[in-house]
RNA sequence: UCUUCAUUGAGAGUGCGUGAGGGACUUGCCCGGUGAUCGCACACCAACCUACAAUUAUCGUUGCAAGGUGGUAAAACAAGAUUUCCGAUGAAGA
Numbered sequence: 001u002c003u004u005c006a007u008u009g010a011g012a013g014u015g016c017g018u019g020a021g022g023g024a025c026u027u028g029c030c031c032g033g034u035g036a037u038c039g040c041a042c043a044c045c046a047a048c049c050u051a052c053a054a055u056u057a058u059c060g061u062u063g064c065a066a067g068g069u070g071g072u073a074a075a076a077c078a079a080g081a082u083u084u085c086c087g088a089u090g091a092a093g094a
Stems, first nucleotide, its partner, number of pairs: 001094008013042005021031003025080004043072003048068003052063004
């Protein structure tokens, strides 16, 4: 990067450095030197995968949060798109 499957109106931020853009795309509308973005540290949220525990409905269900990801402005900001249409995240495969 591509394919398949699942999920996508919930939740959760501070510090330091950087220094002008950012919110996928289009149109809007917003956020931004009272610091965008990115990086790092710590904290937090969630519970997709692993581990562990319970259960028995057995490749299920419930719990936990140690490990692997992910997330922490606004409903995925709103509407739109050949409406499983676009994006995002996870798991599996190539």
A computed fold for a 94-nucleotide RNA from Periweissella fabaria, annotated as SAM riboswitch aptamer (S box leader). It matches the Rfam family "SAM riboswitch aptamer (S box leader)". Gene Ontology term of the family: regulation of gene expression. Rfam describes the family as follows. The SAM riboswitch is found upstream of a number of genes which code for proteins involved in methionine or cysteine biosynthesis in Gram-positive bacteria.